Predicted 3D model of a 554-nucleotide part of an RNA (large-subunit ribosomal RNA, domain I) from Kurthia gibsonii.
RNAcentral holds the full RNA, with entries from ENA.
The source organism's lineage runs through Bacteria, Bacillati, Bacillota, Caryophanaceae and Kurthia.
Its mean pLDDT, the model's own confidence on a scale to 100, is 83.
[in-house]
Context: one part of a larger RNA
RNA sequence: GGCGCAUGGCGGAUGCCUUGGCACUAGAAGCCGAUGAAGGACGGCACUAACACCGAUAUGCUUCGGGGAGCUGUAAGUAAGCUUUGAUCCGAGAUUUCCGAAUGGGGGAACCCACUGUUUUUAAUCGAACAUAUCUGAACGUGAAUUCAUAGCGUUUUGAUGGCAGACUCAGGGAACUGAAACAUCUAAGUACCUGAAGGAAGAGAAAGAAAGUUCAUUUCCUCAAGAAGCGGCGAGCGAAACGGGAAGAGCCCAAACCAAGAAGCUUGCUUCUUGGGGUUGUAGGACACUCUACACGGAAGUUACAAAGGAAUGAGUUAAAUGAAGCGGCUUGGAAGGCUCUACCAUAGAGGGUAACAGUCCCGUAGUUGAAAGUUCAUUCCCUCCAGAGUGGAUCCUGAGUACGGCGGAACACGUGAAAUUCCGUCGGAAUCUGGGAGGACCAUCUCCCAAGGCUAAAUACUCUCUAGUGACCGAUAGUGAACCAGUACCGUGAGGGAAAGGUGAAAAGCACCCCGGGAGGGGAGUGAAAGAGAUCCUGAAACCAUGUGCCU
Repeated sequence: GGCGCAUGGCGGAUGCCUUGGCACUAGAAGCCGAUGAAGGACGGCACUAACACCGAUAUGCUUCGGGGAGCUGUAAGUAAGCUUUGAUCCGAGAUUUCCGAAUGGGGGAACCCACUGUUUUUAAUCGAACAUAUCUGAACGUGAAUUCAUAGCGUUUUGAUGGCAGACUCAGGGAACUGAAACAUCUAAGUACCUGAAGGAAGAGAAAGAAAGUUCAUUUCCUCAAGAAGCGGCGAGCGAAACGGGAAGAGCCCAAACCAAGAAGCUUGCUUCUUGGGGUUGUAGGACACUCUACACGGAAGUUACAAAGGAAUGAGUUAAAUGAAGCGGCUUGGAAGGCUCUACCAUAGAGGGUAACAGUCCCGUAGUUGAAAGUUCAUUCCCUCCAGAGUGGAUCCUGAGUACGGCGGAACACGUGAAAUUCCGUCGGAAUCUGGGAGGACCAUCUCCCAAGGCUAAAUACUCUCUAGUGACCGAUAGUGAACCAGUACCGUGAGGGAAAGGUGAAAAGCACCCCGGGAGGGGAGUGAAAGAGAUCCUGAAACCAUGUGCCU
């Protein structure tokens, strides 16, 4: 020196554990904000750096209800207190510095500086409080160039501004990589991304529809039709719809004709405007004229469209809770919940968790039963409030115009311009008006269906920041969230941004009094404990690696 063995050290794998995550189910909830949000800064405890809580009334205040012996957060300690009207929990309220849309002006957020007016204090000053942002709608006042008027200005008042849940929705914009085995039409894809707007859902929606039967009867979603019909450098690929079966179901209001009232204008008998009535459709309907019946027995709404404002009661939830059965003994043990015995006992409770090992009967609970002063949700009932329908007639009036539609240029439709209907945009043209008009995939005829150019509308559907209850052939600390631990922290970056590591003594601190060695660190005794070879990064304690001793070889 090598190999082996033994004993240690270092190290933190493995096993076991789980405070944390992940995925989902059912129900709830789906917004907050000028009455100042979300998010922060700075403060507040007797001692106090942080977290949590709170705001100069600051570790809390008032009140209502529950609760009942201890309490003054994490968090021990000392001190000082509180308390049978406590602590603590639920509901309602008060307070709530400064910044922040931030809104008196400014500003390098948490700071600086105020004019004027009102109120208030004072003998007076100094002070204090409130108002004082912009846009928008309305009312009133004032009022230029410029006579009237208008613009503008002022006052009062309505609404808005910002946040978010990295989700879902609609709309305005809108890629490329990629695929086509290259690439340009095409694809990826109207995807990602940006922007705007909103809601608890959004959007769509009561046929100018679908069809071709003895037709159906708003929209939405699922399913099937169907990877079929089609589209396509007919390449790669893209890819419907109706019917049928289900979920859910709900229909309405204007404009107009006409009538009434009022106002204005001037052409003086017409036009326009405002309000109210009327009226809403395709077998055309309505206005208009006439006729008949009815007047609440019935229907509807009050935040869900259909006109619009409510009040009360009852019940069921929800936001604290209350009650709640039944096991002892001796054995092993450090410890009994284990094993033994009693043919133990309860069970609408043998869900779960804890307790010194595995507990239905020890504790918290669980099943069941009971419960709300106050807030809130839903349902039902009552009061209040509101509501007529049918026919005949004639052909006078009305039935959404720069619209429909056409040319040209684009886009959306599964459909790439194609035979290209349908829908939308730009541009140039530009109808009919019920003897009317649109559609049925060029177009024409016949036939059939429908009535555009105004509007509203619940449910079935999408999603989950969040709350409650629960589930798992989900993870178990290099896993599972980035984060089980004071994590979006430490740290890195000018910045946008990036972004960790880090869990386990023991049943209980009983956390080693005292002695010895040592400067200390540390160790040896003693003691605690079942165990200290559990002594503080302390359960288990693998390997690499480092030592010491020893056997063999050299």